[in-house]
């Protein structure tokens, strides 16, 4: 230095749920709370999932609904990738 990651040390984050606030929604923020996390720091680049809107053909009397596709958004605690970083037993 690289890999790796301990019933080590120091520090840290915070799932579900509850309350308050923002948003049509997915969900986000704050407070409480800890299931977990060695990148559970940061970045939506690829895939996935979720939400909203538009919406061909067909079905239908119409509408509602569902679907290809498109647009916008959410998720970094779904996976991959990028990037930065603490500690040092085997």
């Nucleotide at each position: 230095c690289a890999c790796c990651g301990a019933u080590a040390a120091u520090a840290g984050c915070a799932a579900a749920c509850u309350c308050a606030a923002g948003g049509u929604a997915a969900u986000u923020u704050g407070a409480g709370g800890a299931c977990g996390c060695a990148a559970a720091g940061c970045c939506a680049c690829g895939g996935g999932u979720c939400c909203a809107c538009u919406g061909c053909c067909c079905g239908c009397a119409u509408g509602a609904c569902a679907u290809a596709a498109g647009u916008g958004g959410a998720u970094a605690g779904c996976c991959g990738g990028g990037u930065u970083g603490c500690c040092g037993a085997a």
Description: c-di-GMP-I riboswitch aptamer from a Deltaproteobacteria bacterium, 90 nucleotides, folded computationally. Taxonomically the source falls in Myxococcia (Bacteria, Pseudomonadati, Myxococcota). The sequence was found by an Rfam model in a public genome assembly. Of the family's consensus pairs, 95% are formed in the model. Model confidence (mean pLDDT): 82 of 100.